[in-house]
Molecule: transfer RNA
Organism: Streptomyces odonnellii
RNA sequence: GCCGCCUUAGCUCAAUCGGUAGAGCGCCGCCCUUGUAAGGCGUAGGUCGUCGGUUCGAUUCCGACAGGCGGCU
Repeated sequence: GCCGCCUUAGCUCAAUCGGUAGAGCGCCGCCCUUGUAAGGCGUAGGUCGUCGGUUCGAUUCCGACAGGCGGCU
């Protein structure tokens, strides 16, 4: 320098062949317990990496950029 893949909740990861997104763990609250742990229930938490484009509508499609991983030279 070229090519490919990845980027979604605090962490690890799903999902939607375009119609405003979920799980597990964690945090917090409640129940249970003499108390803690374990267990049960519930809440909150995301401008879906950034900026543009297409579209009535983009997390999803297209482009550029940034970061990470891998390959070739």